[in-house]
Molecule: transfer RNA
Organism: Bacteroidales bacterium
RNA sequence: UGAGAUAUGGUGUAAUGGCAGCACAAGAGAUUCUGGUCCUCUUAGUCCUGGUUCGAGUCCGGGUAUCUCAA
Numbered sequence: 001u002g003a004g005a006u007a008u009g010g011u012g013u014a015a016u017g018g019c020a021g022c023a024c025a026a027g028a029g030a031u032u033c034u035g036g037u038c039c040u041c042u043u044a045g046u047c048c049u050g051g052u053u054c055g056a057g058u059c060c061g062g063g064u065a066u067c068u069c070a071a
Stems, first nucleotide, its partner, number of pairs: 001070007010024004018054001026042004047063005
């Protein structure tokens, strides 16, 4: 310098263009003599900026970060 891949709650991981789920973690409650297990509830997310579309996590353009390949 060129090409490709990835980016989703605190963490990991799903989502055929049609209400963003699940698990763990965290907080509260219930249970317990206490703790753990189990049960209930809550908090919290689409890398940034534009575009297409009735509708975008998903499609398109540009950018950022990380990884891989070539020179």